[in-house]
RNA sequence: GCCUGAGUGGCGGAAUUGGUAGACGCGCACGACUCAAAAUCGUGUGUCGCAAGACGUGCCGGUUCGAUUCCGGCCUCAGGUACCA
Numbered sequence: 001g002c003c004u005g006a007g008u009g010g011c012g013g014a015a016u017u018g019g020u021a022g023a024c025g026c027g028c029a030c031g032a033c034u035c036a037a038a039a040u041c042g043u044g045u046g047u048c049g050c051a052a053g054a055c056g057u058g059c060c061g062g063u064u065c066g067a068u069u070c071c072g073g074c075c076u077c078a079g080g081u082a083c084c085a
Base pairs, nucleotide, nucleotide: 001081002080003079004078005077006076007075010026011025012024019065027045028044029043030042031041032040046055047054048053058074059073060072061071062070
């Protein structure tokens, strides 16, 4: 250089054929229980915002009514391969 795969919240990890992104688990916050704690249970938990709402799947574009998903370019990581030495 070329080929293949991957990149999603604080972490792991989903999302059928393009149709509510983050299910589920961990962690965390608050509460219940307890003399107190652990364990357990309940509620909440992507980001910004008081809210309404806006934004968000590595980055920049494109197609589409609609993109994590399809197309082009780029970045990073993993694996394979060629050449040189």